[in-house]
The part of an RNA shown here (large-subunit ribosomal RNA, domain II) has 725 nucleotides and comes from an uncultured bacterium. It was read from a public genome assembly.
Context: one part of a larger RNA
RNA sequence: GCCAACGAGUUAAUAUGUGCGGCUUGGCUAAGGGGUAAAGCUCCGGAGUCGCAGGGAAACCAAGUGUGAAUAGCGCGUAAUUGGUCGUACAUAUUAGACCCGAAGCCAGGUGAGCUAUCCAUGAGCAGGGUGAAGUGUUGAGAAAUCAACAUGGAGGCCCGAACCGGUAGAUCGUACAACGUCUUCGGAUGACUUGUGGAUUGGAGUGAAAAGCUAAUCGAACCUGGUAAUAGCUGGUUCUCUCCGAAAUAGCUUUAGGGUUAGCGUCACGUGUUCCCUUUGGGGGUAGAGCACUGGAAAGUUUCGACAGGGAGCAAUCUCGCGAAAUUUAUCAAACUCCGAAUACCAAAGAUUAAAAGCGUGGCAGUUAGACUACGGGGGCUAAGCUCCGUCAGUCAAAAGGGAAACAGCCCAGAUCUCUAAAUAAGGUCCCUAAAUAUAUACUAAGUGCGUCUCAAGGAGGUAAGGUUUCUUCGACAAUGAGGAAGUUGGCUUAGAAGCAGCCAUCUUUUAAAGAAAGCGUAACAGCUCACUCAUCAAGAGACCUCGCGCCGCAGAUAAUCGGGGCUAAGUAUAUUACCGAAUUUGAGGGCCCGUACAAAAGAAGUGCGGUAAGCUACGGCUUGCCACCCUUCUUUUGUACGGGCGGUAGGAGAGUAUUCCACUCUUGCUGUGAAGCCAAAGGCGUGAGCCAUGGUGGAGCGUGUGGAAGUAAGAAUGUUGGC
Numbered sequence: 001g002c003c004a005a006c007g008a009g010u011u012a013a014u015a016u017g018u019g020c021g022g023c024u025u026g027g028c029u030a031a032g033g034g035g036u037a038a039a040g041c042u043c044c045g046g047a048g049u050c051g052c053a054g055g056g057a058a059a060c061c062a063a064g065u066g067u068g069a070a071u072a073g074c075g076c077g078u079a080a081u082u083g084g085u086c087g088u089a090c091a092u093a094u095u096a097g098a099c100c101c102g103a104a105g106c107c108a109g110g111u112g113a114g115c116u117a118u119c120c121a122u123g124a125g126c127a128g129g130g131u132g133a134a135g136u137g138u139u140g141a142g143a144a145a146u147c148a149a150c151a152u153g154g155a156g157g158c159c160c161g162a163a164c165c166g167g168u169a170g171a172u173c174g175u176a177c178a179a180c181g182u183c184u185u186c187g188g189a190u191g192a193c194u195u196g197u198g199g200a201u202u203g204g205a206g207u208g209a210a211a212a213g214c215u216a217a218u219c220g221a222a223c224c225u226g227g228u229a230a231u232a233g234c235u236g237g238u239u240c241u242c243u244c245c246g247a248a249a250u251a252g253c254u255u256u257a258g259g260g261u262u263a264g265c266g267u268c269a270c271g272u273g274u275u276c277c278c279u280u281u282g283g284g285g286g287u288a289g290a291g292c293a294c295u296g297g298a299a300a301g302u303u304u305c306g307a308c309a310g311g312g313a314g315c316a317a318u319c320u321c322g323c324g325a326a327a328u329u330u331a332u333c334a335a336a337c338u339c340c341g342a343a344u345a346c347c348a349a350a351g352a353u354u355a356a357a358a359g360c361g362u363g364g365c366a367g368u369u370a371g372a373c374u375a376c377g378g379g380g381g382c383u384a385a386g387c388u389c390c391g392u393c394a395g396u397c398a399a400a401a402g403g404g405a406a407a408c409a410g411c412c413c414a415g416a417u418c419u420c421u422a423a424a425u426a427a428g429g430u431c432c433c434u435a436a437a438u439a440u441a442u443a444c445u446a447a448g449u450g451c452g453u454c455u456c457a458a459g460g461a462g463g464u465a466a467g468g469u470u471u472c473u474u475c476g477a478c479a480a481u482g483a484g485g486a487a488g489u490u491g492g493c494u495u496a497g498a499a500g501c502a503g504c505c506a507u508c509u510u511u512u513a514a515a516g517a518a519a520g521c522g523u524a525a526c527a528g529c530u531c532a533c534u535c536a537u538c539a540a541g542a543g544a545c546c547u548c549g550c551g552c553c554g555c556a557g558a559u560a561a562u563c564g565g566g567g568c569u570a571a572g573u574a575u576a577u578u579a580c581c582g583a584a585u586u587u588g589a590g591g592g593c594c595c596g597u598a599c600a601a602a603a604g605a606a607g608u609g610c611g612g613u614a615a616g617c618u619a620c621g622g623c624u625u626g627c628c629a630c631c632c633u634u635c636u637u638u639u640g641u642a643c644g645g646g647c648g649g650u651a652g653g654a655g656a657g658u659a660u661u662c663c664a665c666u667c668u669u670g671c672u673g674u675g676a677a678g679c680c681a682a683a684g685g686c687g688u689g690a691g692c693c694a695u696g697g698u699g700g701a702g703c704g705u706g707u708g709g710a711a712g713u714a715a716g717a718a719u720g721u722u723g724g725c
Base pairs, nucleotide, nucleotide: 001725002724003723004722005721006720011096012095013094014093015092016091017090018089019088020087021086022085023084024083026050027049028048032044033043034042035041036040054061055060064076065075066074067073099237100236102234106227107226108225109224110223111222117201118200119199120198121197122196123195124194125193126191128160129159130158131156135152136151137150138149139148140147141146164188165187166186169184170183171182172181203219205215206214207213240657241656242655243654244653245652250263251262252261253260254259264368265367266365267364268363269362270361271360272359275358278351279350280349281348282347283346289340290338291337295334296333297332299330300329301328302327303326304325305324306323310321311320312319313318371397372396373395374394375392376391377390378389379388380387402413403412404411417591418590419589420588422587423586424585428581429580430579431566432565433564437578439577440576441575442574443573444572450568451567459553460552463550464549466547467546468545469544470543471542472541480537481536482535483534484533486510487509488508491505492504493503516531519530520529521528592647593646594645595644596643597642598641599640600639601638602637603636604635605634606633607632609630611628612627613626614625615624616623617622658714660711661710662709663708664707665706667704670703671702678698679697680696681695684693685692686691
């Protein structure tokens, strides 16, 4: 990991609600007791309890009572609506282990020092080599104390190094040889040494040369058993089917924030009966916008005043710049400004349509209280975030499949009851991948711009299309080519020089077709080359500016790495048009289920009338009660037909069923060795389904149908438990 088996809302008491049943001249017994062979059943037992009356703290009063001075007012009752009680089934709550599994822990009583820590008693062990303390002897020195040398001696938590004890560094191993080993290396190795045997000390306790170390592979409180199914607002799991409806992720409070509780939103039952929704009309408002009339902000100008603190000029007076305040003009700004002021929304009334799983009320049962994105209005942030916090009873997802967006919960279209190799469409598309236009018309783009989000800035440019304003132009424009572009004069000043062209001033006159006391280059200064301006040649448009469409540069990244791809000059962009494709939408055809309405049939209940019969009473006329049959009315249930509406769904509510085990009764006195159960088999039949039946094989002894009852009642998940592989 797979397979098989086992594996989770149970039981009791009490309470509430609903269904059913008994009684209702109110209902019921409890403990206990009697009878019976046991189990059980039955008969007593009214103690008590619920109800029939409430109000008050109570005394107490009573359809009233409490408060109060009150015959007031008010509160709770009475009245109207709703029957009471006991049992039983189901649902839920409370108390219990309370749907199941799961802690770390707490406490009690015991068991452990054969591991290890320390201690006690008694034993044992330490190759070999080195160093050479005290002491002693001899000799020497000295007055002596004493000192020196040489011998001897053999001390030491001395040195080197085996056994032994340890465990420094590295390697190896790391499903190991080993739950700490092995190899190499290393520390101690006569000592605070090592070790055998026996003994002592223990769980808030021991022992500890102290690491919270060790106390049997367990230690910041051992192990075993018990309290014990500790507790777990936490995680995981929780087993068959079909049908109807279908949420929430919000508010208040919370030692509360991942938990609760009440309300909101769901469902079911009962009641009410259009109250819901929509439109119209009428309302109040102070938002968006707008505005400056108030409150404030901020810009420019003018006028007046102030202080003169300051800068500049001036001897000074004073002038100028600047500062502050007020008034005024112009143009403005505001969530906490408003002379104004919508659309929506909200409230009320009226009206019409719809009659539906609408609205409202009461009660049973819930779940939800982590929401997400998108659009719009905002706060925070950087008008950052797939950010965060509100609002719009906005939309979708959550709890929604299908088509589109290449892929893509929240975007666009559209809400899947089932079947169909039918049709029409939505969004979106129609060259190929890939269903459908290589469609039509008119333009633009030349950049592969572009061809489905995001995707592009400031700035730059005779790219190109369109529209507009304006100037020149056959009295010849613009461009090009040829020619001229002169004289007074080197204007005056300045200057070394200044001659059109360093600078300052002036900027005239003449000849002319035209030519500036010169627009640029140039020289030391001249010179030189152009320009303006003019003529000729040529020949019909040329120049400047504005608006706008599509393009270009700006534009640098890690796969060729992308428009989804191929690829495309349209298969790009813009405008317009007509076809077609395209979904679980809609339609067509045919089934199923649910709800409502109408009709029909059957059954049951109640009531009235009539008839028959029995009993009782009788004024004999009849009356009352019970039973039977028929007709009518009403109600309920079931079935069928017709019409109309509906059938996505998590948490969750409601309904109807299937299966398993056991019990009682039942069956042509059920089936069965002429083969039970179980198992195997894609093939037949029934059921929407869970499932059921038939048939064949296997198997070899029990099992089923129907109606009720009772549950150890359904497994794929729980790092589930046990077994197998």
About this RNA: Its mean pLDDT, the model's own confidence on a scale to 100, is 81.